[in-house]
RNA sequence: CGCUUAUCCAGAGUGACCGAGGGACGAGCCCUUUGAAGUCACCGCAACCUUCCCCUGCCGCGGGCCCCGGCCCAAGGCGUUGAAUGGUGCGAAUUCUCGCUUUUAACGUCGCCUUUUGGCCCGUUGAAGGGAAGAUGAGUG
Numbered sequence: 001c002g003c004u005u006a007u008c009c010a011g012a013g014u015g016a017c018c019g020a021g022g023g024a025c026g027a028g029c030c031c032u033u034u035g036a037a038g039u040c041a042c043c044g045c046a047a048c049c050u051u052c053c054c055c056u057g058c059c060g061c062g063g064g065c066c067c068c069g070g071c072c073c074a075a076g077g078c079g080u081u082g083a084a085u086g087g088u089g090c091g092a093a094u095u096c097u098c099g100c101u102u103u104u105a106a107c108g109u110c111g112c113c114u115u116u117u118g119g120c121c122c123g124u125u126g127a128a129g130g131g132a133a134g135a136u137g138a139g140u141g
Stems, first nucleotide, its partner, number of pairs: 001141008013042005021031003025099004043091003048087002051083002055079001057078003062073005095133001100130009111120003
């Protein structure tokens, strides 16, 4: 750097140094000299991997016993409960919101179809679904 996969409406900040930006990108909106980003220290959150714990839990390689239908042992896998040893991650705002698309509701101008009611296209606003992009973990090249 690429690929696969899971998650992203929860949660958790103080101090020191430094000194102007930051929130990935675009737009919006927001944070910021009452100190941005960054670095360091300590603290914390969380539970992806790992480790440990719980349960007469589920499956079960294989084996044993006998009354041949059951019973017993059991490698290993999965699940549940909790902890936090280690590896990451994270500590403004839902990934801050939207971006592409589908459906739908209301409203509106022009145009088209229609005898009319009305329908189609387009635009604005709202709602719901899907996707893209991004972030993080785990696995892999």

This is a predicted structure of a 141-nucleotide RNA (SAM riboswitch aptamer (S box leader)) from uncultured Algisphaera sp. The coordinates come from a structure-prediction model, not an experiment, and the mean pLDDT is 81. Rfam family: SAM riboswitch aptamer (S box leader). Gene Ontology term of the family: regulation of gene expression. Taxonomically the source falls in Algisphaera (Bacteria, Pseudomonadati, Phycisphaerales, Phycisphaeraceae).